[in-house]
RNA sequence: UGCCGAGUCCUUGACCAGAUGUCAAGGAACGGGGGACCCGAGAAGUCGGGGCUAAUUCCACGGGACAAACCGUGGAAAGCGCAGGCUCUUUCAGCGCUAGCCCGUCAGCUAACCCCGCAGGCCCACGAAAGAGG
Numbered sequence: 001u002g003c004c005g006a007g008u009c010c011u012u013g014a015c016c017a018g019a020u021g022u023c024a025a026g027g028a029a030c031g032g033g034g035g036a037c038c039c040g041a042g043a044a045g046u047c048g049g050g051g052c053u054a055a056u057u058c059c060a061c062g063g064g065a066c067a068a069a070c071c072g073u074g075g076a077a078a079g080c081g082c083a084g085g086c087u088c089u090u091u092c093a094g095c096g097c098u099a100g101c102c103c104g105u106c107a108g109c110u111a112a113c114c115c116c117g118c119a120g121g122c123c124c125a126c127g128a129a130a131g132a133g134g
C1' cells in the first nucleotide's frame, strides 16, 4: 500500500501521566443457528445424525486379511480466491485452494419468537478485453 474472511463502527465506565492502548457493560451494521400452520419426509436392516466453511462428489491404482471405514498417488466434474492497485459486473487466458472446527443421539422447510459470532491469518506482486459508476 493491499489481500482472504461476517468478523467493523459507536456510546458509557474503569485502569493509565496520557493514549488512537487494555478491560467491562450496552448499542448499530454484518454473519450464523434454533423455531408453527402449509408443504415435504414410505418401512426395515447396516451405516447414527446434524452445523459453520469455497472446502464437495466420482473414477483408477496401491495399502487396509476379504468387504466397508480410513490412508496415499493420479485424474474428472463441481465450488472458491488472486493480479498495472478507485470500485463493481462479465468473458478469455494464467496462478493457487478444496483445510479445519463444532453439536452430542438431537434439529427438513418455517411467521412470531429465542440464541450465538463479531475472530484468525497473509502480501511486495503477474495478463487481455467489454460495460457501469465514482
Stems, first nucleotide, its partner, number of pairs: 002122003008028008030117005039108001048106001049103004056077008078098005086133007